This is a predicted structure of a 72-nucleotide RNA (transfer RNA) from a Flavobacteriaceae bacterium. The sequence is in RNAcentral, with records from ENA. Lineage of the source: Bacteria > Bacteroidota > Flavobacteriia > Flavobacteriales > Flavobacteriaceae. Its Rfam family is "tRNA". The family's RNA type in Rfam is transfer RNA. About the family: Transfer RNA (tRNA) molecules are approximately 80 nucleotides in length.

RNA sequence: GCUCGGUUCGUCUAUCGGUUAGGACGCCAGGUUUUCAUCCUGGUAAGAGGGGUUCGAUUCCCCUACCGAGUA
Numbered sequence: 001g002c003u004c005g006g007u008u009c010g011u012c013u014a015u016c017g018g019u020u021a022g023g024a025c026g027c028c029a030g031g032u033u034u035u036c037a038u039c040c041u042g043g044u045a046a047g048a049g050g051g052g053u054u055c056g057a058u059u060c061c062c063c064u065a066c067c068g069a070g071u072a
Stems, first nucleotide, its partner, number of pairs: 001071007010025004018055001026044006048064005
């Protein structure tokens, strides 16, 4: 250089066009407990950047950036 794959809450990870973008851990608050921990309940916070297609895009297409794998 070329080819392929990936980028979603603080972290890990779901979501094959219409979801309030879900779950676990974390964090915060409350309950339980003499206190801490455990346990229970609630909350918190996310689509790399830009453009296109579509009535509607995290999802399909293109460009850019970054990460990874392969190749000579």